[in-house]
Molecule: small-subunit ribosomal RNA
Organism: Epimenia babai
């Protein structure tokens, strides 16, 4: 600081995800030592045990074992110090330590006020004098099981009463009146009591700040305010009684949920976001709820009453209790420690003190829970050990790593010694820290990770399976993604995981974001709150600026120093705390205030335009109906049709009449209105606007949350109106089917008056106001000027079109912004559940309107790009169609193939581009397949050891393969050894076993189509684009020209090979004109011809016309064997079909190894109800027989141009004469003939005989444009035999092509896409089935919280108080105490509202799923353009109708 992740690929928009830091943490897997600090986040759940608050004899009595002294009747007693249980009494207990449960408040923070307290403690003042009467303990007699309690009596104090005094002090009616003490002592002093000051600490008021929700909009009756009271330490409706009616809220009151606040602490560059553990400061609560007393303080953690639940004793009659103190236990939970030492320090209560207490505290002990520091050894040590991976078999790698040697000794261990912490004692920690020695590399490493972010690769196993996984996303046989291993990376006593916070996220945007089209302008408009606000002067100083002052505790962050061996820790000091209060001062700009001005606005007067608005009337043209007349058989719809209508007269034509409705041409990116929207013409009413003048007001503005009004179309009430159209509906087609498009009718509705509704693609997907910022062209309204009256120019105000800067992710926008600026509302934060549920408001209704959430998903969008598609478009091209010619398909036969079928019918090839394919040929062999017999180093190869043979040939078994037995006894040598063979061990061979989706090779195919890319430049952010596009022209990206392109590559052509003409060379085995010869080109001669086969030449739009653009090229003629690529071949671009082949070979990988290898025999590949594709032969007279019969070529065959193979058939002549035939041959008998070891399964041919089927082929469908279809034979390769296939070969030798509409395939352009596995694409919506979250739901359970009524403890309170009473008394009584009424009140209870959650039969959609169903809705014109609003209707997507809208 950024990065993965949408796409073919790009560019924005967006969300999702990672890397950082951090934690009071937990798990997993390891674990060696300190130092420092944490250590129940859950159940404010229950609690065994201990321990946590006492203390004073110097406040009193008492009691007393011992001590001391006296006295003694020796029983004792009596004094004194001293202790002490309890008890009077005094101070503490309110602190100190715990918890966050409630609380959204003056709780808190913070900065201020007045109307108050304040023990102990300071400082001053002044006082402490006289009296009394009880009472606890005790004794003594009772109650009780226990807590505990009764009565009688006896006694002290600093306990408790009175008197007296009163500086000050409080009250006052200004006369006066109230009101106090305690003593005790070691004689030093401790105390007490009024006062007043201080200090400390508390109370109380107030500004200001302080979570969320408005699907919480009103809320209040002691409620706001005032007057008496009253209370309290104190102000205050805190409380009463009486009076007036206020109070608080959109700056968010009131309800609801959540929550202890701060200082901090964590992230972050900061802003800010989280958060509130330890450590510190307030608050609040102590089993839960009420409630006071006591006291300086409390409504009190370890105090009292009372109500509850809960626990425990109990003798059943009653009692006890309250860890959210320390420790400890159950529970709970993922989870969080010892029932420990010591009061040494520090600090606190008490005490004069000594001391006592102290679970506060200061140690220690458990936890790697955090942070810090430190080992686990150091140097040396191979061109490199053993193992261990890997390997291309060389070598790499672990790795100086180890062993081995030389050292060292931190830390732990073992021994000595030994602190500071303590100013005089006093050490819990601790024999600790810490020195010193001592031994000895010795006791001391693990965790994640390694596909990309993201540092770090390889083999095995695994085979979409275990399984990983933070996101994308790995795995279906070659996994760096799982698991192992060995390497390598990263941290280290830890590593990882998982939760949580911040960052990253400018991803709520204050710093710091947006709204045409991604999510995002409210359908317009008026106007209230509010926010902004023109020009000048003055004048305040609130904002704002600057000084000064207070205050902002401490810690902690940050500098600086400094202690602990460093560091963490701690310690001192600055700083800092961005903040509040105050004060002085500045006055530019905002704001107050006063005054002025005209440029904003607005008014006044004079012009103009206009489908602006409401009402009345009113015109023609048209469509229907009606009637008549003319006139007939058909209209009428439509792709075609039918449904409808007409001989009862329609349809058409003429006239007349009626109704409703809507207004043609004018008419236009024309006008007018906020906006939805307005269109015959006329009158009336009215609203805005615009120009021009202007001596008027003088800021009267902008914008607008709430509110108000207006708002297409559907719809919806009541009442009319109804020609024409028309949802629903009927019928009729189309269709697999049509609940649809088209056709025939046809009702709401459409129209009209009132009255709702309140939505639209209500779009310019663009709120609204001002300012400024280049222009050019049109246009509508007005003004000015100018002149040739129809123009220019200009200036207002409005509406287009192109375009500069600018801005945009791009399209694109650009004076009518989407630029630059300002001010003001309105929305917007991934996508899907959802504009839904629920609530709330409107609404007649339909529903509008605010609007979540659970759950799911890694995208989901904009925009422009390349491709590909398209039943978009232009342009062209091919035997693609068309025009011919012959065929296939219909029969028999051959042939492959498919299914059956079989032991086996080996195997592959599967639209085109398998299927007379691999097969240029299966009886054995081939072959791979079945079935039996048989061999295992093997039928083949290497390599090592022994032998010396072997093969032939006889002969036995046997189907054979084999075996057994005869016969036989090796060659070559350089003497080392090599060949051949045989036996034998093991490495190995060996498989047509799998994968053609691991491959190499070679092959099809789109396609012999005319495409397919690159350097450089240039253009675009950027994929890409340009060149390759346009205008001609070609068979071509051929070639011209043009142009921000200019070259250039593989292709096209050309250049090879072949037929056509000529030449030249060369004549032999070739030829034979002349010559001679012969049966015979046989032979002499000859090379002139044909021919052979080698090389030149030959054609290039080169010549002429014409047309083109003077090109390039097209027409045409001329010459020429050939004319426009002469014909035919070879040759296949960049590429696609995971296209085909492991069965040619070649090869990774897997698999078999007495077999999935080898041998041998017989079957099998040849089966046969069938279906397909490929041919042959036919059906006849173009023809069948028969006769005659010329002329090739190709090739083969042994060297050969000799010879052979050689016979050609078409052609001519006769005959048959329309028939199942003198047609056609299939089958089937027979006999032969070849080959071959062997023709049974299962060959080819022949003679006789026999004589199916077929009489020209349904829907469909192939080939072919010229020496081509046709049609006739012949050859050859494979081959012992076997072709109707295959490859060649020549003889005969046609017909058409208007054309490019249409079918298929192609190629260029261009257009639309939601498609990129690319239309064999994508993709909706109902059903059906599984999970999963929610919504309704009769109810039901339970919390919360409110009314109104019942009860009414405890307690103060007010009233009573005959009863009891001790101090005072003037003896009357005062004055207190029981009791007793009352009003408040906790808790309970009766009814009922309000809310909020669980369940909940059934229901409703939502969501997710492997390949499920039925369509085809949407994306192309997506096959009816799509979509929006509404309404109606259907099994579903979705169809109609009305009105909109381009995103057609």
């Nucleotide at each position: 600081a950024g990065a993965g992740u949408u796409u073919g690929a790009u560019c924005c928009u967006g969300g999702c995800u990672c890397a950082g830091a951090a934690c009071g943490a937990a798990c997993g897997c390891u674990g060696g030592c300190g130092g420092c600090a944490g250590g129940c986040c859950u159940a404010a759940c229950a609690c065994a045990u201990g321990c946590a608050a006492g203390u004073c004899g110097a406040a009193c009595g008492a009691u007393g074992a011992g001590g001391u002294c006296c006295c003694u009747u020796c029983g004792g007693g009596g004094a004194u110090a001293c202790a002490u249980c309890a008890g009077u009494g005094g101070c503490g207990c309110a602190c100190g330590g715990g918890u966050g449960a409630g609380g959204a408040a003056c709780a808190c923070g913070u900065g201020g006020g007045a109307a108050c307290c304040u023990a102990c403690c300071c400082u001053u003042c002044g006082c402490u004098a006289c009296g009394g009467a009880a009472u606890a303990a005790c004794u003594g007699c009772g109650g009780g099981a226990a807590a505990c309690u009764g009565c009688a009596g006896c006694u002290a104090a600093u306990a408790c009463c009175g008197u007296a005094u009163a500086c000050a002090u409080c009250c006052u009616c200004c006369g006066g009146g109230a009101g106090a003490a305690a003593g005790c002592u070691c004689c030093g002093g401790c105390g007490g009591c009024g006062a007043a000051g201080g200090a400390u600490g508390g109370g109380c008021c107030c500004g200001c700040g302080c979570c969320u929700g408005a699907u919480u909009a009103g809320c209040u009756u002691g409620u706001u305010g005032g007057u008496g009271g009253g209370g309290u330490a104190a102000u205050g409706g805190c409380c009463u009684a009486c009076c007036a009616a206020g109070g608080c809220u959109a700056c968010g009151a009131u309800c609801a949920g959540u929550a202890g606040c701060u200082g901090g602490u964590c992230u972050g560059a900061g802003a800010g976001g989280a958060u509130g553990a330890u450590c510190a400061g307030c608050c609040a609560c102590a089993c839960u709820g009420g409630a006071a007393c006591u006291g300086a303080g409390a409504c009190a953690c370890g105090g009292u009453c009372c109500a509850g639940a809960c626990u425990c004793c109990u003798g059943c009659g009653g009692g006890a209790g309250g860890c959210a103190g320390c420790a400890g236990u159950g529970g709970g939970g993922a989870a969080u420690a010892u029932u420990g030492g010591a009061c040494a320090a520090u600090g606190g209560g008490g005490g004069c003190a000594a001391c006592c207490c102290u679970g506060a505290u200061c140690c220690a002990g458990c936890c790697a829970u955090g942070c810090c520091g430190c080992g686990u050894g150091a140097g040396u040590g191979a061109c490199g050990a053993a193992g261990g991976c890997c390997c291309u078999a060389g070598g790499g790698u672990u790795g100086u790593a180890a062993a081995g040697c030389u050292c060292u000794u931190u830390c732990a261990g073992c021994g000595a010694g030994g602190a500071a912490g303590a100013u005089g004692a006093u050490g819990a920690c601790g024999g600790u820290a810490c020195u010193c020695g001592c031994a000895g590399a010795a006791g001391a490493a693990g965790c994640c990770c390694c596909g990309g972010c993201u540092a770090a690769c390889u083999c095995c196993g695994u085979g979409c399976c275990a399984g990983c996984a933070g996101c994308c996303g790995c795995g279906g046989u070659a996994a760096u993604a799982c698991g192992g291993a060995g390497g390598g990376g990263g941290c280290u006593a830890g590593c990882g995981u998982u939760g949580u916070u911040c960052g990253g996220a400018a991803u709520u945007a204050c710093u710091g974001g947006g709204c045409g089209u991604a999510a995002a302008g409210c359908g317009c408009g008026c106007g209230u709150a509010g926010g902004c606000g023109g020009a000048c002067c003055g004048u305040u100083a609130a904002g704002u600026c600057g000084g000064g002052g207070g205050u902002g505790a401490a810690a902690u962050c940050c500098c600086g120093g400094g202690g602990c061996u460093c560091a963490a820790c701690c310690c001192c000091g600055g700083a800092a705390c961005u903040g509040c209060c105050u004060u002085c001062g500045a006055u530019a700009c905002u704001g107050g205030c006063g005054g002025u001005c005209u440029g904003g606005a607005g008014g006044u007067c004079g012009a103009g335009a206009g489908a602006g608005g409401c009402g009345a009337g009113u015109g023609g043209a048209a469509u229907g109906a009606c009637g008549a007349g003319u006139g007939u058989a058909g209209a009428g719809g439509u792709g075609a049709a039918a449904u409808u209508c007409g001989u009862a007269g329609a349809u058409a034509u003429u006239c007349g009449u009626c109704g409703g409705a809507a207004c043609a041409c004018c008419a236009g990116u024309g006008g007018c209105g906020a906006a939805g929207g307005c269109g015959g013409c006329u009158c009336g009413c009215u609203g805005g606007c615009u120009c021009g003048a202007u001596a008027c007001u003088g800021a009267c503005g902008c914008u607008g949350a709430g509110g108000c009004g207006c708002g297409a179309a559907a719809g919806u009430g009541u009442g009319g109106g109804g020609a024409g159209c028309a949802a629903a509906c009927a019928g009729g087609a189309u269709u697999a089917g049509a609940u649809a498009c088209c056709c025939u009718g046809g009702u709401a509705g459409u129209c009209c008056a009132c009255a709702c509704c309140g939505u639209a693609a209500a779009c310019g997907a663009u709120g609204g106001a001002u300012g400024c910022u280049a222009g050019c062209c049109g246009u509508u309204g007005g003004g000015c000027a100018g002149u040739u009256u129809a123009c220019u120019g200009u200036u207002c105000a409005g509406u287009g079109g192109c375009g500069c800067a600018g801005c945009u992710a791009a399209c694109g926008c650009a004076u009518u912004a989407a630029g630059c600026a300002u001010c003001c509302c309105g929305c917007c934060u991934g996508g899907g559940g959802a504009g839904u549920a629920c609530g709330g408001u409107c609404g007649c209704a339909a529903g509008a309107u605010u609007a979540a959430a659970a759950c799911u998903c890694a995208a989901a969008g904009g925009a422009a790009u390349u491709g590909a598609c398209g039943g978009g478009g232009g342009c062209c091209c091919g035997c693609a169609c068309a025009a011919g010619c012959g065929g296939u398909g219909g029969a028999g036969c051959a042939u492959g193939u498919g299914g059956u079928u079989u032991a086996a019918u080996u195997c592959g090839a599967a639209g085109c581009a398998a299927c007379g394919c691999g097969c240029a040929g299966a009886a054995c062999c081939u072959u791979a397949c079945c079935a039996u017999c048989c061999c295992u180093u093997g039928a083949c190869a290497u390599c090592c050891c022994g032998c010396g043979c072997c093969a032939a040939c006889c002969u036995c078994a046997g189907a054979g393969a084999u075996g057994g037995g005869g016969c036989c006894u090796c060659c070559c040598u350089u003497c080392g050894g090599g060949g051949c063979g045989c036996g034998g061990u093991g490495a190995c061979a060996g498989g047509u076993g799998c994968u053609g989706c691991a491959u190499g090779g070679c092959u099809g195919u789109c396609g012999u189509c005319a495409g397919c890319u690159c350097g450089u430049g240039u253009c675009g952010u950027g994929a890409g684009a340009u060149g390759u596009u346009g205008g001609g022209u070609u068979a071509a990206g051929u070639c011209c020209c043009g142009c921000a392109a200019c070259g250039a590559g593989c292709g096209c052509a050309a250049c090879c090979c072949u037929c056509g003409c000529u030449g030249u060379u060369a004549g032999u085995u070739g030829c034979c004109a002349g010559c001679a010869u012969u049966c015979a080109g046989u032979u002499g001669g000859g090379c002139a011809c044909u021919c052979u086969a080698a090389c030149a030449g030959a054609a290039c739009c080169g010549c002429c016309g014409g047309u083109g653009a003077u090109a390039a090229g097209c027409c045409g003629g001329a010459g020429g064997a050939a004319g426009g690529u002469g014909g035919g071949g070879a040759u296949g671009a960049c590429g696609u079909c995971a296209a085909g082949u492991c069965c040619u070979c070649a090869u990774g990988g897997c698999c078999c190894u007495u077999a999935c290898g080898g041998g041998a025999u017989g079957g099998g590949c040849u089966a046969c109800a069938c279906a397909c594709g490929u041919g042959c032969u036919a059906c006849a007279a173009u023809g069948g027989c028969g006769g005659u019969g010329a002329c090739a070529a190709u090739g083969g065959g042994u060297u050969a141009a000799u010879c052979c193979c050689c016979a050609a058939a078409a052609a001519c002549c006769g005959u048959c004469u329309c028939a199942g035939u003198u047609c056609g041959g299939a089958u089937u008998g027979u006999c032969c003939u070849c080959u071959g070891c062997a023709a049974c399964u299962c060959g080819a041919g022949g003679g006789c005989a026999u004589g199916a089927a077929g009489u020209u082929g349904g829907a469909a469908u192939c080939g072919c444009u010229a020496g081509u279809a046709a049609u006739c034979g012949c050859g050859u390769a494979u081959c012992a035999g076997c072709a109707u296939g295959a490859c060649g070969c020549g003889g005969u030798g046609a017909a058409u092509a208007c054309g490019u509409u249409c079918c298929c395939g192609g190629g260029c352009c261009u257009u639309g896409u939601a498609c990129a596995c690319a239309c064999c694409g994508c993709c909706c919506g109902u059903c059906a089935c599984a999970c999963c979250a929610u919504g309704g739901g009769a109810g039901u359970u339970g919390g919360g919280u409110u009314u109104a009524c019942c009860c009414g403890a405890a307690g103060a309170c007010g009233g009573u108080g005959c009863g009891c009473u001790g101090a005072c008394u003037u003896c009357g009584g005062a004055g207190g105490c029981a009791g007793c009424c009352g009003g408040c009140c906790a808790c309970g209870g009766u009814a009922g509202g309000c809310u909020c959650a669980g369940c909940g039969a059934c229901u409703g959609g939502g969501g997710u799923g492997a390949a499920g169903u039925c369509g085809u809705a949407a994306c192309a014109a997506g096959g009816u353009a799509g979509c929006c609003g509404u309404a109606g209707g259907g099994g579903a997507a979705c169809c109609u109708g009305c009105g909109g809208c381009u995103g057609g």